Notes
The part of an RNA shown here (small-subunit ribosomal RNA, central domain) has 358 nucleotides and comes from an uncultured bacterium. Its Rfam family is "Bacterial small subunit ribosomal RNA". Gene Ontology terms of the family: structural constituent of ribosome and ribosome. The RNAcentral record of the full RNA draws on ENA and SILVA. Model confidence (mean pLDDT): 80 of 100.

Context: one part of a larger RNA
RNA sequence: CUGGGCGUAAAGGGUCCGUAGGCGGUUUGUUGCAUCUCCUGUUAAAUCAUCUGGCUCAACCAGGUGGCUGCGGGAGAUAUGGACAAACUAGAGACCGGAAGAGGCAAGCGGAAUUGCUGGUGUAGGGGGUUAAAUCCGUUAAUAUCAGCAGGAACACCAAAUGCGUAGGCAGCUUGCUAGGACGGUUCUGACGCUGAGGGACGAAAGCGUGGGGAGCGAAUGGGAUUAGAUACCCCAGUAGUCCACGCUGUAAACGAUGGAUGCUAAGCAUCGGGAGUGUCGACCCUCUCGGUGCUGUUUACCUAAGCUAACGCGUUAAGCAUCCCGCCUGGGGAGUACGGUCGCAAGACUAAAACUC
Numbered sequence: 001c002u003g004g005g006c007g008u009a010a011a012g013g014g015u016c017c018g019u020a021g022g023c024g025g026u027u028u029g030u031u032g033c034a035u036c037u038c039c040u041g042u043u044a045a046a047u048c049a050u051c052u053g054g055c056u057c058a059a060c061c062a063g064g065u066g067g068c069u070g071c072g073g074g075a076g077a078u079a080u081g082g083a084c085a086a087a088c089u090a091g092a093g094a095c096c097g098g099a100a101g102a103g104g105c106a107a108g109c110g111g112a113a114u115u116g117c118u119g120g121u122g123u124a125g126g127g128g129g130u131u132a133a134a135u136c137c138g139u140u141a142a143u144a145u146c147a148g149c150a151g152g153a154a155c156a157c158c159a160a161a162u163g164c165g166u167a168g169g170c171a172g173c174u175u176g177c178u179a180g181g182a183c184g185g186u187u188c189u190g191a192c193g194c195u196g197a198g199g200g201a202c203g204a205a206a207g208c209g210u211g212g213g214g215a216g217c218g219a220a221u222g223g224g225a226u227u228a229g230a231u232a233c234c235c236c237a238g239u240a241g242u243c244c245a246c247g248c249u250g251u252a253a254a255c256g257a258u259g260g261a262u263g264c265u266a267a268g269c270a271u272c273g274g275g276a277g278u279g280u281c282g283a284c285c286c287u288c289u290c291g292g293u294g295c296u297g298u299u300u301a302c303c304u305a306a307g308c309u310a311a312c313g314c315g316u317u318a319a320g321c322a323u324c325c326c327g328c329c330u331g332g333g334g335a336g337u338a339c340g341g342u343c344g345c346a347a348g349a350c351u352a353a354a355a356c357u358c
Stems, first nucleotide, its partner, number of pairs: 004329003007312002012326001014202004021195003025088007033081002035077008048066007091192001092189003095185003103178007110155001115150007126137002163170002207248006216242002221237004259325006267296011307314002331358003340351004
């Protein structure tokens, strides 16, 4: 390489957009490039297959025939793929309509709570904390309680088998700006599609730079305990950080450990959004349908059909049956390391071996 694979054994890129490339709906015509058939030439010798012969046999050698592989010329076929031309609407997109949503960005506002400060009441071998304690706070009046002020961060209940988003993720309320999807109509375009090496954008937390902010929490650090020790678990403090603006970093068990797209293949139930029908004053309910999110488990024998799977399990949200495109794997350790390169302020990230060893 061929092949076999990628939920858990090695293996799906964190996610999306998209360049080249690969692949691509229905109908008609033209062409005859790919493709296929026939004829012909060539494809040195040796090698290969087969037949015959020569060394006593064989290996070996000689001769005949055949084959292999490609190329040239000629004649023909036109289904499929390609090219060209014309057309279509089932894919895709646009338009119109009402509805849903923690989708994004910005601004404003709100209440509860913690903490601090000010004032009032009130007083102590008190408070706090723990398995028990101590460090710690407190007569300069703490803890408790009432009132006020300040500031920062997060939004109880509603709230879930919920919803939205490509992923990361998104939750108090209001307003403004803005993006996407589903449904219904079937008005328009007419294959405009799918995937996507490179490339680009986004990307939790931690971390970095500059400037702010700093209530609570809290790496580091200090102290108190525990302990043989205790660089921990527990307690008292507490810096960076956590928050905001701008810039960088580019990684996660970035997980459904399951790439994307399209089609097909039994059911039942729940729930969210849209539509239609029935019904009604209206809503609910009921039936059908499109799109999403989930379940079919235990007591308890059966354990969702088919199918798949090593088993576990998956099962119309497939890990079933197929097609197309991309990424990745090839024994364990060495090692996601060294070296080199690219990127980064750094931390480091990405790319990525070998010796050796079992």